[in-house]
Molecule: transfer RNA
Organism: Dethiobacter sp.
RNA sequence: GGCCCUAUCGUCUAAUGGUCAGGACAUCACCCUCUCAAGGUGGAGACAUGGGUUCGAAUCCCGUUAGGGCUACCA
Numbered sequence: 001g002g003c004c005c006u007a008u009c010g011u012c013u014a015a016u017g018g019u020c021a022g023g024a025c026a027u028c029a030c031c032c033u034c035u036c037a038a039g040g041u042g043g044a045g046a047c048a049u050g051g052g053u054u055c056g057a058a059u060c061c062c063g064u065u066a067g068g069g070c071u072a073c074c075a
Base pairs, nucleotide, nucleotide: 001071002070003069004068005067006066007065010025011024012023013022018055027043028042029041030040031039048064049063050062051061052060
């Protein structure tokens, strides 16, 4: 160089083309406690990026970027 795979909250991980994009841990507030931990309730927080297809895209297609794997001049 070529080929293949992956990219979702801080981390991990779900999501038949139609969901308010869900859950766990973490974090924040409150409750509980003499205090802390544990426990309970609640909050905030994400679809790598640019196009395309579609009535509708996290999801399908193409490009780019990043990461990983295979290969060794050839499909």